[in-house]
RNA sequence: CGCUUGCCUGGGGGUGGCCGCUGCUCGGUGGCCUGAGAAUAAACCCCUUGAACCUGAACCGGAUCAUACUGGCGGAGGAAAGAGCAUGGAAAUUACU
Numbered sequence: 001c002g003c004u005u006g007c008c009u010g011g012g013g014g015u016g017g018c019c020g021c022u023g024c025u026c027g028g029u030g031g032c033c034u035g036a037g038a039a040u041a042a043a044c045c046c047c048u049u050g051a052a053c054c055u056g057a058a059c060c061g062g063a064u065c066a067u068a069c070u071g072g073c074g075g076a077g078g079a080a081a082g083a084g085c086a087u088g089g090a091a092a093u094u095a096c097u
Base pairs, nucleotide, nucleotide: 001089003088005086006085007084008082009081010047011046012045013044016033017032018031019030020029021028022027053078054077055076059072060071061070062069
């Protein structure tokens, strides 16, 4: 050296679909699908080098029992960090041999 990686501290975010039971419209519970994560949460993912996530969107094509399943939309709009610690690397300078 706002270069790597890790850590620390702080922050951001999502949590659907189908089936059964219960229950009676709000929830509880078990199984299945995709996924890092479907509220095992002291987890998981992401923090501007930002596709974590939100909006458009009750969108469009395809697939599926069904779904934000998949592709498009789309690098469209928005979106959350710190002159902390360690580590590696690079550059410069000085001294010695």
Model confidence (mean pLDDT): 76 of 100. TPP riboswitch aptamer (THI element) from a Planctomycetota bacterium, 97 nucleotides, folded computationally. The sequence was found by an Rfam model in a public genome assembly. It matches the Rfam family "TPP riboswitch aptamer (THI element)". About the family: Vitamin B(1) in its active form thiamin pyrophosphate (TPP) is an essential coenzyme that is synthesised by coupling of pyrimidine and thiazole moieties in bacteria. The organism belongs to Planctomycetota, within Bacteria.